[in-house]
Context: one part of a larger RNA
RNA sequence: GGACGAACGCUGGCGGCGUGCCUAACACAUGCAAGUCGAACGCUCGCAAGAGCGUGGCGAACGGGUGAGUAAUGCGCAGGAAUCUGCCCCAAACAGGGAAAUACCCCCGCGAAAGCGGGGCUAAUGUCCCAUAAUCUCGCAAGAGAAAAGGCGUAAGCCGGUUUGGGAUGAGCCUGCGUCCUAUCAGCUUGUUGGUGGGGUAAUGGCCUACCAAGGCGACGACGGGUAGCUGGUCUGAGAGGAUGGUCAGCCACAAUGGGACUGCGACACGGCCCAUACACCUACGGGUGGCAGCAGUUGGGAAUAUUGCGCAAUGGGCGAAAGCCUGACGCAGCGACGCCGCGUGGUCGAAGAAGCCCUUCGGGGUGUAAAGACCUUUUUUAGGGGACGAUUGUGACGGUACCCUAAGAAUAAGAGCCUGCUAACUACGUGCCAGCAGCAGCGGUAAUACGUAGGGCUCAAGCGUUGUCC
Numbered sequence: 001g002g003a004c005g006a007a008c009g010c011u012g013g014c015g016g017c018g019u020g021c022c023u024a025a026c027a028c029a030u031g032c033a034a035g036u037c038g039a040a041c042g043c044u045c046g047c048a049a050g051a052g053c054g055u056g057g058c059g060a061a062c063g064g065g066u067g068a069g070u071a072a073u074g075c076g077c078a079g080g081a082a083u084c085u086g087c088c089c090c091a092a093a094c095a096g097g098g099a100a101a102u103a104c105c106c107c108c109g110c111g112a113a114a115g116c117g118g119g120g121c122u123a124a125u126g127u128c129c130c131a132u133a134a135u136c137u138c139g140c141a142a143g144a145g146a147a148a149a150g151g152c153g154u155a156a157g158c159c160g161g162u163u164u165g166g167g168a169u170g171a172g173c174c175u176g177c178g179u180c181c182u183a184u185c186a187g188c189u190u191g192u193u194g195g196u197g198g199g200g201u202a203a204u205g206g207c208c209u210a211c212c213a214a215g216g217c218g219a220c221g222a223c224g225g226g227u228a229g230c231u232g233g234u235c236u237g238a239g240a241g242g243a244u245g246g247u248c249a250g251c252c253a254c255a256a257u258g259g260g261a262c263u264g265c266g267a268c269a270c271g272g273c274c275c276a277u278a279c280a281c282c283u284a285c286g287g288g289u290g291g292c293a294g295c296a297g298u299u300g301g302g303a304a305u306a307u308u309g310c311g312c313a314a315u316g317g318g319c320g321a322a323a324g325c326c327u328g329a330c331g332c333a334g335c336g337a338c339g340c341c342g343c344g345u346g347g348u349c350g351a352a353g354a355a356g357c358c359c360u361u362c363g364g365g366g367u368g369u370a371a372a373g374a375c376c377u378u379u380u381u382u383a384g385g386g387g388a389c390g391a392u393u394g395u396g397a398c399g400g401u402a403c404c405c406u407a408a409g410a411a412u413a414a415g416a417g418c419c420u421g422c423u424a425a426c427u428a429c430g431u432g433c434c435a436g437c438a439g440c441a442g443c444g445g446u447a448a449u450a451c452g453u454a455g456g457g458c459u460c461a462a463g464c465g466u467u468g469u470c471c
Stems, first nucleotide, its partner, number of pairs: 001471004006467005013343006019336002021301001027298002030296003035058003040055006065254003074179007083171002088167007096130004105120006136145003150159003180226003187217003192214008229251004233244004256277005279290004307333001309332003315329001316327004346376004356367004381408006390398001415460005420441003426455005436443002
């Protein structure tokens, strides 16, 4: 000098775009944040329109948050083979016959509640059996095995179903190289290293298991300890490099703490389930309920970080044939000079130069065209009127906003730090090693340009300084 997710002091007019718990991954009141489909099905209410309960399907594995853990099961770059992939696209083939249940509901019972048990009835694109098999699976072969569902519509047809092959997308796995400090950590390892058989997985593999062998890693730093999410990037620097990883984007990990599986194409699942633990709440003491590192908001911690706002109008997502519903994603608005950028606080004329104040060698000099005064303008401001783009047919939260027109009137708008040298900017008074200043050198003990005040000046400017951190 530059930079900042900054804070503090003084000051503060406007707009645009960004940005805002870096600390306690502390604890959380309240509301909302994931539903949808009646064109899969049964039923209830209703005159109807329609609404509701349950079964079933799809979604809830996305989107959103956080960075605790993790030094490598991670990330980055480059490769690989032993894999799966709902919805979507292309192609081929098929959908014949039958059956048993069950929720809702009714009856009975238990419980304070949460909720639960028994009996009875019923439907389906829910479940099961038989048939068929282009293709598929197993097998050397012979052969064996394996599927389906309907709905809407007068109809045409549309939306679906099953099997297989291919694609696209997504995901899992493996390898090489790179990836902080510490040797005051030097040896580490028994599923350990390899093999065979078996199991397991979508798939390779000590992933698991039995047996066999005795290996494997290490000063090119194993093992241990500390610290840390990684990257694209960001800051700085001429570069090499150093530092950093907030917002945005990609990947990873986590969801009170620890463990586990279920469902499913996909989870070992933030707003699902089970167990344990801690905490909090309800209780009739028998037993139950909860998880903001979602958006707001509260407590606490802290130098410090915002509204319990509006809207689904746009973009995107889920469901649906559609109408549409849901969406604290998102779009906007609010708060904060937190940052960057832009604009304004007036312009021209106006005295050898008012007053006041300061200095003075008492002659004068400075503030200073500065003010006053005259003329002008209206960015901004206020008031009135009009009024969008964003929206291809409808639909606008923002918003009567931006913007435009008219009127009024210089009107509403300047501070902060510094002035010994480094370093641009000087005098007077007060003080007298006191009070104080200070980044370093150092000032102050009676003439202080260094302390305090005043006048003047210098530098920046809606900011200016200080502190902290990095280069």